[in-house]
Model confidence (mean pLDDT): 87 of 100. This is a predicted structure of a 354-nucleotide part of an RNA (large-subunit ribosomal RNA, domain IV) from a Bdellovibrionales bacterium. Rfam family: Bacterial large subunit ribosomal RNA. Its Rfam clan is "LSU clan". It was read from a public genome assembly.
Context: one part of a larger RNA
RNA sequence: UUGUAGUUAAGGAACUCGGCAACUUAACACCGUAACUUCGGGAAAAGGUGUGCCAUCCAAUGGGUAACCCCUCGCGGGCCAACCAGAAGGUGGUCGCAGAGAAAUGGGAGUAGCGACUGUUUACCAAAAACACAGGCAUGUGCGAAGUCACAAGACGAUGUAUACAUGCUGACGCCUGCCCGGUGCUGGAAGGUUAAGAGGAUUUGUCAGCCGCAAGGCAAAGCGAAGAAUCGAAGCCCCAGUAAACGGCGGCCGUAACUAUAACGGUCCUAAGGUAGCGAAAUUCCUUGUCGGGUAAGUUCCGACCUGCACGAAUGGCGUAACGACUUCUCCGGUGUCUCAACUACAUGCCCA
Numbered sequence: 001u002u003g004u005a006g007u008u009a010a011g012g013a014a015c016u017c018g019g020c021a022a023c024u025u026a027a028c029a030c031c032g033u034a035a036c037u038u039c040g041g042g043a044a045a046a047g048g049u050g051u052g053c054c055a056u057c058c059a060a061u062g063g064g065u066a067a068c069c070c071c072u073c074g075c076g077g078g079c080c081a082a083c084c085a086g087a088a089g090g091u092g093g094u095c096g097c098a099g100a101g102a103a104a105u106g107g108g109a110g111u112a113g114c115g116a117c118u119g120u121u122u123a124c125c126a127a128a129a130a131c132a133c134a135g136g137c138a139u140g141u142g143c144g145a146a147g148u149c150a151c152a153a154g155a156c157g158a159u160g161u162a163u164a165c166a167u168g169c170u171g172a173c174g175c176c177u178g179c180c181c182g183g184u185g186c187u188g189g190a191a192g193g194u195u196a197a198g199a200g201g202a203u204u205u206g207u208c209a210g211c212c213g214c215a216a217g218g219c220a221a222a223g224c225g226a227a228g229a230a231u232c233g234a235a236g237c238c239c240c241a242g243u244a245a246a247c248g249g250c251g252g253c254c255g256u257a258a259c260u261a262u263a264a265c266g267g268u269c270c271u272a273a274g275g276u277a278g279c280g281a282a283a284u285u286c287c288u289u290g291u292c293g294g295g296u297a298a299g300u301u302c303c304g305a306c307c308u309g310c311a312c313g314a315a316u317g318g319c320g321u322a323a324c325g326a327c328u329u330c331u332c333c334g335g336u337g338u339c340u341c342a343a344c345u346a347c348a349u350g351c352c353c354a
Stems, first nucleotide, its partner, number of pairs: 002348007010340002014338001027051005036041001038172001052094006061085003068078003071074001095099001107333004112328002114325002119131002135170007147156003173320004178250003183247002185243005192238003198232002203227005210219003251269005278312001279309001290306005
């Protein structure tokens, strides 16, 4: 010097991003215990009092021999003097600074956010508001089920059978879950349009017996080849419907009331429809430390309101909610070397000397 422990006057969070760390509290018995609540909780809420040892009194209760009683006559049962143990309590006394004399052993309260809860997770920087969850909803699946693995056989699903199984979304509970099917998807429909392979074979063409011709050459059946029109031709797509707890979406401008302001009201444009209830400067608010109120001497945080929602909003769930949380925000009480402001002690370490 550093580390690990310990103590500290007065103050007591002034420290700091933040009470991080440390301190406080702590056992048992009794008294007592709020809001709120899903009536279970909250709750060890909070807040108090007592605790050693000695003597004595009262002794519950337990064990238990004899006697007695009962009987199914047993190594039985019942009641249990004696005897043994003895909780708790009363009274009196007594010692210390201190009686749960050491160790071990909750600090508490209020507020808001998020997630209902117990649980799970980034083995080795994240434990959470993330995941899961019971509950809700939708879709598929009639059994050789759908779905999954596999080339197949086969297997799981399931020795189950729609109160089942699979998939997806949401996430206890309470109150609820509005409008839009134009786009995309899915489901259904089949009249019309488009349409592959294939069918079809009009027509064109190669070759060639033969025929015509003095010749050059021309014509050309059958066969064998090549190309090939019309026509027929499924699903899909176009098309017609349905469907949003499917993917998703949920407007603008102008005017108007007897102060002003505002606009219940009106006009107009566009749209598939123009955001309902509830909430709202929010884990979402840019402007913004919005404005008002509360708390502080002083508050960019916090709580309660307002609504001008840059850019909340209803199972990508909305809003509440008791209980719960090594979660996050703010406040208070207690206590404290976190600090004012540092000091000392012990041990270890560094450094110096031998």